[in-house]
A computed fold for a 349-nucleotide part of an RNA from Microbulbifer thermotolerans, annotated as small-subunit ribosomal RNA, central domain.
Lineage of the source: Bacteria > Pseudomonadati > Gammaproteobacteria > Microbulbiferaceae > Microbulbifer.
The RNAcentral record of the full RNA draws on ENA and SILVA.
Rfam family: Bacterial small subunit ribosomal RNA.

Context: one part of a larger RNA
């Protein structure tokens, strides 16, 4: 290389966009690069293989043949692939009309609650736990009423509901903006799929500069528990959590399941649209896009998957090859750093 695999055994890049490349609908003509057939030349000898001969046989030696699956030139063929030319509309897209949505950005705004502050009422406790203590409180706390400030998050609605490529997105309103679905016609005419490199996005934590800081809370302090308790529990509490800008680029980034296309029994829910039927009802039927539960064939080591496939096939990419050493060392690249990425070997079982 061939071959075998990737839900859970090793293995799907976190997710898009896209370059090269690979692959590519239908039809007519043409070409003859791939492809097929013929011819010619060449493909050294020895060896292998077949068939004779020589050493008494054999090994060995030797004659002949075949083979040398290849290459070059030339002639012919035209189904398929490719090239070129011209059509087509079933893929893809555009226009038109509707529709749903926590999709994104930005500005404004609302109420509940926590905390703090001010004022009133009021008096001895409050708080916390398994039990306590630290802590707060006669300088008047907790409780309660009114007012003020400030930050963060948006109860109910809320739903294996919705939207987004993924990360993710949830009060309300305006503005800007991406995608999706459905319907019927018209248009373009293969414009498509995948995608090494590349490039963009990318939770949380962390980093830089400047703000902000209510609650929560690494670190830290104290109180408990305990043999000890650098913990679990309690009282406090700083970074951080929030905002702007710039980095970081990782996660059990999970459906542990790459993307695209086609095909393959059903049943029941749910969300968005369309069509239709009447007996207009909390109605029935059909269809389409999503999202769930079950289930046949088939697949699977089993568990399970089962039109949202892990079934049947095709296209393209990524990845795996015993455990440890190790996702480490060294080197390169990236980063302010933390570190990330690429990625071994000795040795050992």
């Nucleotide at each position: 290389c061939u071959g075998g695999g990737c839900g859970u055994a090793a293995a799907g890049c976190g997710c898009g966009c896209g370059u090269a490349g690979g692959c590519g609908g239908u039809u007519a003509g043409u070409u003859a690069a791939g492809c097929u057939g013929g011819a010619u030349g060449u493909g050294a000898a020895a060896g292998c293989c077949c068939u004779g001969g020589g050493c008494u046989c054999a090994a060995c030696c030797u004659g002949g043949g075949a083979a040398c699956u290849g290459c070059a030139u030339u002639c012919a063929g035209a189904a398929c692939u490719g090239g070129c030319u011209g059509g087509c509309u079933a893929g893809a897209g555009u226009a038109c009309g509707a529709g749903a949505g926590a999709g994104g950005g930005u500005a404004g705004u609302g109420g509940a609650a926590u905390u703090u502050c001010c004022u009133g009422u009021g008096u001895a406790g409050c708080g916390g736990u398994g039990a306590a203590a630290u802590g707060c409180g006669u300088a008047g706390a907790u409780a309660u009423a009114g007012g003020a400030a400030g930050g963060a998050a948006c109860a109910u609605c809320a739903g294996u509901g919705g939207c987004g490529a993924a990360g993710g997105c949830g009060g309300c309103u305006g503005c800007c903006u991406g995608g999706c679905u459905c319907g019927a016609u018209a248009c373009u005419g293969a414009c498509g799929c995948u995608g090494a490199g590349g490039u963009g996005c990318g939770a949380a934590a962390g980093c830089g500069u400047g703000g902000g800081g209510a609650g929560c809370a690494a670190a830290c302090a104290g109180g408990a528990u305990u043999a000890g308790a650098u913990a679990c529990c309690c009282u406090g509490g700083u970074a951080g959590u929030c905002c702007a800008c710039g980095c970081c680029g990782u996660a059990a980034a999970c459906g542990a399941u790459g993307u695209c296309u086609a095909c393959u029994a059903g049943u029941c829910g749910u969300a968005g649209g369309g069509c239709u039927c009447c007996u207009u009802g909390a109605g029935g039927g059909c269809u389409u896009u999503g999202u769930g539960a079950c289930g046949c064939a088939g697949c699977u080591a089993a568990c399970g998957c089962a039109a949202u496939a892990a079934g049947u096939a095709g296209a393209c990419c990524g990845c795996c090859u015993g455990g440890g050493g190790a996702g480490u060392a060294c080197g390169g690249c990236c980063g302010c750093a933390a570190g990330g990425u690429u990625a071994a070997a000795a040795c050992u079982c």